[in-house]
Molecule: SAM riboswitch aptamer (S box leader)
Organism: Ectobacillus ponti
RNA sequence: UACUUAUCAAGAGCAGGUGGAGGGAUGAGCCCUACGAAGCCCGGCAACCGACCCUAAGGGGCACGGUGCUAAUUCUCACAGCGCGCGAGCUGAUAGAUAAGGA
Numbered sequence: 001u002a003c004u005u006a007u008c009a010a011g012a013g014c015a016g017g018u019g020g021a022g023g024g025a026u027g028a029g030c031c032c033u034a035c036g037a038a039g040c041c042c043g044g045c046a047a048c049c050g051a052c053c054c055u056a057a058g059g060g061g062c063a064c065g066g067u068g069c070u071a072a073u074u075c076u077c078a079c080a081g082c083g084c085g086c087g088a089g090c091u092g093a094u095a096g097a098u099a100a101g102g103a
C1' cells in the first nucleotide's frame, strides 16, 4: 500500500497545561475557532486484540498491555432505489474511519 471480516444513533475536560491559527478525509454546503484552532502533555471514554474468569458452541468482568476515540449520526449531501408538487423523509451502495487477519 491493496485485500478480507467486523463496527460506525451511545460514550468521553460548563473555566486542565502548553501552543499559537487553523480545523471538521475529498468536492459542495454548513459549522467550530483569539470567550483561543491544529499539534503535544495530562485527564477521560470505549472492550476491537491480548491477558484474566466461567464454559462444549459461547459468555463475563476488567482499561493491566496493544490500538482507537474524546463538537455537530462518519456534521449533511455526493451514486442508486422507494417516495414525491418540489422538497422533507426512508433504504442500500460508494467513499472514509477504526480494529483484527492473512499477502
Stems, first nucleotide, its partner, number of pairs: 001103001003101006013042001016041003022032003026078004043070003048066003052060003074095001079092004